[in-house]
RNA sequence: ACUCGCUUGACGGGGUGCCGGUGAUACCGGCUGAGACCGCCCAAGGACGUGCUUCAGCACGCCACAGGACGGAUCCCGUUGAACCUGAUCCGGCUCGUACCGGCGUAGGAAUCAAGCGGUGGCCGGCG
Numbered sequence: 001a002c003u004c005g006c007u008u009g010a011c012g013g014g015g016u017g018c019c020g021g022u023g024a025u026a027c028c029g030g031c032u033g034a035g036a037c038c039g040c041c042c043a044a045g046g047a048c049g050u051g052c053u054u055c056a057g058c059a060c061g062c063c064a065c066a067g068g069a070c071g072g073a074u075c076c077c078g079u080u081g082a083a084c085c086u087g088a089u090c091c092g093g094c095u096c097g098u099a100c101c102g103g104c105g106u107a108g109g110a111a112u113c114a115a116g117c118g119g120u121g122g123c124c125g126g127c128g
Stems, first nucleotide, its partner, number of pairs: 001120002004118007011078005017031005037072003041068002045065001046063001048061005084109003090103004
């Protein structure tokens, strides 16, 4: 010095699905997978309750169903990047379905630094 290897540290990125009970996003059980977890908060609209009412509604409380924010856990991934996102409620195979295999895909995006040890090569010096 290096398109090199290993280790460690710090930091960062990301996912959380499918099936059944069942009408349901809650709950319970099961499945696949590396991973399907927990807590907390907000919540237009809406449900419910109370009060008022000119019977049109209004106010307050409450619930947390759409949706969203934050924190933690676990696991995976960090440019040699299919971790993960978009296309996509995609297409073909397989499956009850997810998963899995192939395509899409030379597509568009996507999160990295430091230290230590080693390897290889170059140069300089000392000794024999």
TPP riboswitch aptamer (THI element) from Onishia niordana, 128 nucleotides, folded computationally. The coordinates come from a structure-prediction model, not an experiment, and the mean pLDDT is 75. It was read from a public genome assembly, where an Rfam model found it.